[in-house]
The RNA shown here (transfer RNA) has 73 nucleotides and comes from a Methanobacteriota archaeon. Rfam family: tRNA. The coordinates come from a structure-prediction model, not an experiment, and the mean pLDDT is 82.
RNA sequence: GCUACCGUAGCUCAGUAGGUAGAGCGCGUGGCUGUUAACCACGUGGUCACAGGUUCGAGUCCUGUCGGUAGCG
Numbered sequence: 001g002c003u004a005c006c007g008u009a010g011c012u013c014a015g016u017a018g019g020u021a022g023a024g025c026g027c028g029u030g031g032c033u034g035u036u037a038a039c040c041a042c043g044u045g046g047u048c049a050c051a052g053g054u055u056c057g058a059g060u061c062c063u064g065u066c067g068g069u070a071g072c073g
Base pairs, nucleotide, nucleotide: 001072002071003070004069005068006067007066010025011024012023013022019056026044027043028042029041030040031039049065050064051063052062053061
C1' cells in the first nucleotide's frame, strides 16, 4: 500500500427481506432472611464509531473518514 471482516447499553453480544432498539450480566429499590449470599418483583439503561447520500422512513442500503482484527505484498 491492497483486500476482507468488525465498531449497537458500564461489559459480552443479538438485531440481513429498511418500518417505534433488545437479551444476559451489572447497577438501583423493595420483598424474603436474625445478617449476608442466593432467590423473587419492579426499575435503570443507548446521539446504533464519525460525516454525508438514497428513501415517506436507515442500526440495516451507498460514499468517505477514524479505530480494531486477519490476510496479501